[in-house]
Context: one part of a larger RNA
RNA sequence: CGUACAGUGGAUGCCUUGGCACUAUAUGGCGAAGAAGGACGCGAAAACCUGCGAAAAGCUUUGGGGAGCUGGACAUAAGCAAAGAACCAGAGAUAUCCGAAUGGGGGAACCCGUCAUGAGGAGAUCAUGACAUACCUUACGAAGAGUAAGGAUAGGCGAGACCUAGUGAAUUGAAACAUCUUAGUAGCUAGAGGAAAAGAAAGAUAGAAAUCGAUUCCGUGAGUAGCGGCGAGCGAAAGCGGAGGAGCCCAAACCAUGAGCAAUCAUGGGGUAAGGACCGCGGAGAGAACCGAAGACGAGGAGAAUGGCGUGGGAAAGCCAACCAAAGAGGGUGAAAGUCCCGUAAACGGAAGUCAGAGGGGAGCGGAGCGGAGUCCGGAGUACGGCGGGACACGAGGAAUCCAGUCGGAAGGGUCGCAGACCACUGCGAAAGGCUAAAUACAAGAUAGUGACCGAUAGAGGACAAGUACCGUGAGGGAAAGGUGAAAAGGACCCCGGGAGGGGAGUGAAAAGAAUCUGAAACCGUAUGCCUACAAGAAGUCAGAGGGCGUUAAGGCCUAAUGACGUGCCUAUUGAAGAAUGAGCCGGCGAGUUAUGAUAUUAUGCGAGGUUAAGUUGAAGAGACGGAGCCGAAGCGAAAGCGAGUCUAAAUAGGGCGAGGAGUAUAAUGUCAUAGACCCGAAACCAGACGAUCUAGCCAUGAGCAGGUUGAAGGUGGGGUAGGACCCACUGGAGGACCGAACCGACGUUCGUUGAAACGCCCGCGGAUGACUUGUGGCUAGGGGAGAAAUUCCAAUCGAGUUUGGUGAUAGCUGGUUCUCCCCGAAAUAGCUUUAGGGCUAGCCUUAUUCGAGAGACUUGAAGGUAGAGCACUGAAUGAUUGAUGGCCGCACAACGUGGUACUGAGAUCAAUCAAACUACGAAUGUCAAGUAAGGAAAAGAAUAGGAGUCAGACUGUGGGAGAUAAGUUCCAUGGUCAAGAGGAAAAGAGUCCAGACCAACAGAUAAGGUCCCAAAAUGAGUACUAAGUGUGAAAGGAAGUAGAGACGCAAAGACAACUAGGAUGUUGGCUCAGAAGCAGCCAUCAUUAAAAGAGUGCGUAACAGCUCACUAGUCGAGUAUCUCCGCGCCGAAAAUUUACCGGGGCUAAGUACGAUACCGAAGCUUUGGAAUUGGCAACAAUUGGUAGGGGAGCGUUCCAUGACCGGAGAAGUCAUACCGGAAGGAGUGAUGGAGGGAAUGGAAGAGAGAAUGCCGGUGUAAGUAACGAAACUGGGUGAGAAUCCCAGUCACCGAUUGACAAAGGUUUCCUGGGGAAGGUUCGUCCGCCCAGGGUUAGUCGGGGCCUAAGGCGAAGCCGAGAGGCGGAGUCGAUGGGAACCAGGUUGAUAGUCCUGGACCCUAAUAUCGAGUGAAGUAGUGACAAAGGGGGGAAACAUAGCCACCGAAUGGAAGAGGUGGUCGAAGAGCGGUACCUGUAGCGGAGGGAAAGCCCUGCUACGAUAAGGGGAAGGCUUGUGGGGAGUGAAAUGGAGACAAAGUAAUGAAGUAUGAAGGACCAACUUUCAAGAAAAGCUGCUAGCGAAAAAGAUAUUAGGCCCGUACCGAGAACGGACACACGUGGUCAAGGAGAGGAUCCUAAGGUGAGC
Repeated sequence: CGUACAGUGGAUGCCUUGGCACUAUAUGGCGAAGAAGGACGCGAAAACCUGCGAAAAGCUUUGGGGAGCUGGACAUAAGCAAAGAACCAGAGAUAUCCGAAUGGGGGAACCCGUCAUGAGGAGAUCAUGACAUACCUUACGAAGAGUAAGGAUAGGCGAGACCUAGUGAAUUGAAACAUCUUAGUAGCUAGAGGAAAAGAAAGAUAGAAAUCGAUUCCGUGAGUAGCGGCGAGCGAAAGCGGAGGAGCCCAAACCAUGAGCAAUCAUGGGGUAAGGACCGCGGAGAGAACCGAAGACGAGGAGAAUGGCGUGGGAAAGCCAACCAAAGAGGGUGAAAGUCCCGUAAACGGAAGUCAGAGGGGAGCGGAGCGGAGUCCGGAGUACGGCGGGACACGAGGAAUCCAGUCGGAAGGGUCGCAGACCACUGCGAAAGGCUAAAUACAAGAUAGUGACCGAUAGAGGACAAGUACCGUGAGGGAAAGGUGAAAAGGACCCCGGGAGGGGAGUGAAAAGAAUCUGAAACCGUAUGCCUACAAGAAGUCAGAGGGCGUUAAGGCCUAAUGACGUGCCUAUUGAAGAAUGAGCCGGCGAGUUAUGAUAUUAUGCGAGGUUAAGUUGAAGAGACGGAGCCGAAGCGAAAGCGAGUCUAAAUAGGGCGAGGAGUAUAAUGUCAUAGACCCGAAACCAGACGAUCUAGCCAUGAGCAGGUUGAAGGUGGGGUAGGACCCACUGGAGGACCGAACCGACGUUCGUUGAAACGCCCGCGGAUGACUUGUGGCUAGGGGAGAAAUUCCAAUCGAGUUUGGUGAUAGCUGGUUCUCCCCGAAAUAGCUUUAGGGCUAGCCUUAUUCGAGAGACUUGAAGGUAGAGCACUGAAUGAUUGAUGGCCGCACAACGUGGUACUGAGAUCAAUCAAACUACGAAUGUCAAGUAAGGAAAAGAAUAGGAGUCAGACUGUGGGAGAUAAGUUCCAUGGUCAAGAGGAAAAGAGUCCAGACCAACAGAUAAGGUCCCAAAAUGAGUACUAAGUGUGAAAGGAAGUAGAGACGCAAAGACAACUAGGAUGUUGGCUCAGAAGCAGCCAUCAUUAAAAGAGUGCGUAACAGCUCACUAGUCGAGUAUCUCCGCGCCGAAAAUUUACCGGGGCUAAGUACGAUACCGAAGCUUUGGAAUUGGCAACAAUUGGUAGGGGAGCGUUCCAUGACCGGAGAAGUCAUACCGGAAGGAGUGAUGGAGGGAAUGGAAGAGAGAAUGCCGGUGUAAGUAACGAAACUGGGUGAGAAUCCCAGUCACCGAUUGACAAAGGUUUCCUGGGGAAGGUUCGUCCGCCCAGGGUUAGUCGGGGCCUAAGGCGAAGCCGAGAGGCGGAGUCGAUGGGAACCAGGUUGAUAGUCCUGGACCCUAAUAUCGAGUGAAGUAGUGACAAAGGGGGGAAACAUAGCCACCGAAUGGAAGAGGUGGUCGAAGAGCGGUACCUGUAGCGGAGGGAAAGCCCUGCUACGAUAAGGGGAAGGCUUGUGGGGAGUGAAAUGGAGACAAAGUAAUGAAGUAUGAAGGACCAACUUUCAAGAAAAGCUGCUAGCGAAAAAGAUAUUAGGCCCGUACCGAGAACGGACACACGUGGUCAAGGAGAGGAUCCUAAGGUGAGC
């Protein structure tokens, strides 16, 4: 790798109980007679759903029904039913509590009342009924106040629909944006109905108008007239065709009656627009109640016709024979049934109830019409106007018309309004009052149906206990999850196992075995064939030995040593293997659709015509009818207008546009427009809601802060002074004071950083009586709030919260966009663009139709001003000569001058140059035109029409610009290639060189390039060069490298090099210098001797000296010195993982140069066979790379139609497979599977998947890896099993807490018995887990029945488009105020709750006593800060005494030994400490009435006492109890032992001490000046002699809710048994200032590897 067999998983196929869409018919509400919707209950047992309501899976009755029944729900038990159950339909009864919710309240499903009646001794308690507010009516009443009675009057709900009205956005479009648009849309709000609205003309309108005649809706008119930054867009009406069809009533005039003094008002008549009243005639007509036929709704009954045979588990399929059919719709039945079942067709029936209303009926009503007259009436703050708005298609416009705001303000029928400013004429109408069916809109619910709709990732979010689980404080968000079988026949029994599970047996057609139909893939295994341990691999392809196998029978399948070649896919790009994007893998889902217009093409029908729309009919279709309307048949002109012409014009000219007949309707396809418009994706904007359980600030009411230190003001005493000031001592106890725990914070490091923790831990750190911290309750809300201010906080979210909606916002941007083959095939440019990564037009591509004879080459001709060249021109620029002008110098100077000049340097001349914007010259190439021959005629090209794409380009050659004559740079031009192009070469390489791939071939000959090996072909031949591995990297520069060429010296009279010798003298030349002697410097550089020797080439010295050179001689004996050009070499030459600058080996050619020969070499060319396209009659010929893109032809999927067919003798699906086809694809066979299925021809689409950081599910990898969130050990027990459970013993930890209580919150976690699947980060016999059962007891505790705070609600009242916002009274609202209990005992689990004992509070009755009592009014009290230092003082603690027990074994001790205990409530009484305190009379203001009360003046009495009041604590009582210790038994068990340290019994019970924060009453100081109400007490108003209030005693009564447990390093908030957070109470011992800290007690714990 292959094969076989499993697992996992849940795709696929088949199925459908559920959905989706539509049609028809009815229907369109329910509710104070209590709805919708819920809460809680009801069953034999009952968690969920369903049904029902204390009459509770039901009761009564009427009708149906007819044998079974007790819902889903398949088991058991117990029952019901022919005396008719169940079940179905109609009517009725019952219908807890909440909810509009309605007696009051409230945190929905709860709490608390008042009155009446009844029970009751009772005002306890219980039952029944009534009791909200607003409005209307009636009664009383002056009243619209108030009270009473009455009212099927209102309130609320719904379908997220439809309608009317009020209010009213933004995203968006305009490629920006403001008018405009989106849009009067979304939203919010009010209201109504089955429809709503509109509606019987102060109308419409003009071409016909001598017209039409309410409204509404449909078609058309018409995308017209118009409106419009005249942009984007918006967009009528009349008329015509249809649906439907319906008209009426008031006010007034006038009359009558009544009322009133009257004005006038009320009632009745009258009357309502071709007006009426009035005068004269006239008598049509419509029609209520009631009765009520047919019919409908509303349970039903009956309903034709088949047998056999074989197969099979089973027949309905097959075969053989029948039958029915007004029934062959559909469903079921063990596969596929007209005749088996339910049904179906055509007929039938229906109690009560409801609807309906033909017809009958006719109460009562009634005044049309005709004529006359010209008196009266005919809607006023109205019409209309000004101003500023809104609506009308109409944006202020010439702006009519309509509406309301504001300011003005008519007429009266002889009048008024309108006809698009306005006026005239002419028409139409009669405003300022009202009603009105149908045609139209919608569909929650009902009935009956239908589908080229879905079939479990689909269809509703929901086929299933789904708006569920779950998330969120909340508004709100919101899943997953279908299938055994015909029938449970759901596996008895046996074996293994603690169980789970497995193996047998049995059932069944089949295990399909409940994790159940089919059972794909990823993924994970087991077995096996081949291969594999020197091998370097985008994993394949081609070749191929060996081994194995044996087929859809083909030289077949599997494997694969070895060789050659070979950098995934997609997207985006100039360019990707790219180290640029995307995807872990597999499966399913996943993107150009639909509607309406426009246009082109094609098809079909008819054709100078074509065609209908709405609608009517009809079977939802077709068809028929329907001609309104549309397009065409005539154009031209701005128009009047004319017309095969017309316009222009003076024109008959000219010119423009027309005229020589083809359209139209429908369908399909392409494209466009409008719509979300191919799909996914923003950040945002707007509207309505929900949030201050987090956090910020504020309000109300409570709480907290160990201990220590300092010592302000003030005071007292002393000193001091005239008096002060001031000083000293003591006292005092201030402070945004100090140190430092709790508490609050957060400055630093560490650790942590997939955490223990979405902000923490350890160690340090800041504040810690204050602008302090904190609990509970409340207030402030997003265009906002809050903010000691940081853009900080407003629920893990903040430069504008969250959520739902507008919404599928928009996205010139990114990503993705699914089967095949065939033909052609681009662009990356120009112009314009708030444009530059976007567009439009052109260019370039394609398709169709019609034309079409050229492109290229060559020849000839033509224009031209580039390259080059040149310097006359225009400029630049060099040298020379000349030397004007000017300067300077000399001379001269009155002026004129003159001379000089190495100054300047014009012009000229000569020489030699330069130029994109110079030219007296001037190519090549290119361009244009004509011609010619061959070639080709399918071309190129043109026109018209449909469809595009492209507007980022890249490199390379050449010509240029920019740059630095830099760039893999940039910008042009012109070719090429890539892009969109494979093949060969360049080692390897988009852009270079060669060459353009239709397919196949183990053929041939070639191109570029090659021929030693890798590696195909020359270790080939010839001539040279190179020695450097140059070749196989580089410059200036350098060099006796070497080959070749040239030039010029010296040399046998001896060169060059070397060796030997000389290299001297004047002279130390002069000057300079301290010195200068060849040799610091300056000047000069002569002369002599010589073979030769410089006034000296270099070294050297202070200066000399010394060495040396030039130069000379000798020796030697042949070439030597210099310059120039050129070939190939050398040096110059240092880099980072590894040689690494030939591709490697290696090469002296296998390097280099030259010329020649042979061979190799590509998908080019040729050969052979085949396919397609185009042309062609054919023969045949040519062509066939391809991105964007255009065109053509097909395959497959689902569904539909047609008429047949296949299928239990086995459909679909799945698995395997070596077959067929050019591809998409299609068969066959076998297995699995177990019921459906495809073919043909057409039709219709949710129609093809690999990518979208796609969606959903499954499953890998990392990986058996990280981690397991803070102390144990031993023995015994239990058990299938023990580190983990139980017991015991050691050891360790906490101990201002890891102990004990209660609040919030949680909501059964509590206790007992059992269990071990899952949860427990391991284990588990255990548990806060699972199952079953049990558990919470109150007059006194907490809350309610009492009160009020902040704040909430809110009759009255105020405000506001609406919704609603405020709000005195009132009513709610604790975190505060407010009556009453203790001790002990008891349970497995409760206990001031039960029990024992002892108390207390309230209420009532009875008895006795008892004259005052008494408000909701009034007064007092209740009633209050912080800090401070003192006083009193309980509990608790310590010590002593006392009691009990222990202790003498071995060194000591019988003691000042050790251990333990040493208690005792509420209540009542006593006493009267601290502390507080005058009494009476007369008068007075106020206390919205009164007062004897409160306040107060005066007087009297009294005096720091008496009297009165009186705290905690104390004493007595209560006293029973409790208590260390001692310590049974029954009973169970073989025993140990359990029962049990249980029952019982029971000692001492005193004193002292220090401290003192509980508690008590006062005090001092300070400034920030420190709740309210009830209650209680007094007072009066009132009431009071039928005995009230009150007291004592006895008796009786005392409601509702909470009460378990946790309260945290496992029960709360943090997703967790989470190192975090969370308010209060208690506070032992030693040391200590201390609650710090260390060690301990009680008690708890050892942290779930």